[in-house]
RNA sequence: GGCAGGCCGCCGCCCAAUCGUCGAAAGGCGAGCCGGGGAACCAGGUAGUUGGGGUGAAUCCGCGUUAUGCGGUAGGGAUAGCUUCCGUCCCGAACCCGUCAGCUAACCCGGUCGGCGGUGACAAGGAAGGAU
Numbered sequence: 001g002g003c004a005g006g007c008c009g010c011c012g013c014c015c016a017a018u019c020g021u022c023g024a025a026a027g028g029c030g031a032g033c034c035g036g037g038g039a040a041c042c043a044g045g046u047a048g049u050u051g052g053g054g055u056g057a058a059u060c061c062g063c064g065u066u067a068u069g070c071g072g073u074a075g076g077g078a079u080a081g082c083u084u085c086c087g088u089c090c091c092g093a094a095c096c097c098g099u100c101a102g103c104u105a106a107c108c109c110g111g112u113c114g115g116c117g118g119u120g121a122c123a124a125g126g127a128a129g130g131a132u
Base pairs, nucleotide, nucleotide: 010118011117012116013115014114018031019030020029021028022027032112033111034110035109036108037107042102051100052097053096054095055094060072061071062070063069075091076090077089078088079087082129083128084127085126086125
């Protein structure tokens, strides 16, 4: 000096997951944000069975040698100053409640995690709009 990896800080991105405050820390509290439960009205409603419901973009379909596999897909994210469209690339998980939940004022409860990038000619592409 180079390559690879790890940690800390900083910047940026996905996400509700940020900010303030107390504390040595663990954590507590408050604000903001997100989600759930919960009347009337409305909606729905023959009964039984296969239970059903929620967070999330993350559902559904086909194949299948059953490998939690493969191929698609509703949907979500990125595309380098911004927005939209086209094209391209990636994701398309996981978890919770426990037989119970339509909507829903008052009211009640919970969450505020986690992950990724910081490259060097690259789809870091094309077009339109707006701004300066």
c-di-AMP riboswitch aptamer (ydaO/yuaA leader) from Actinoplanes octamycinicus, 132 nucleotides, folded computationally. The sequence is in RNAcentral, with records from Rfam. Its Rfam family is "c-di-AMP riboswitch aptamer (ydaO/yuaA leader)". About the family: This family represents a conserved RNA structure found upstream of the ydaO and yuaA genes in Bacillus subtilis and related genes in other bacteria. The ydaO/yuaA element is thought to act as a genetic 'off' switch for the ydaO and yuaA genes in its native state. It is believed that the element may be triggered during osmotic shock leading to activation of ydaO, a predicted amino acid transporter gene, and members of the yuaA-yubG operon which code for KtrA and KtrB K+ transporters. The model forms 92% of the base pairs in the Rfam consensus.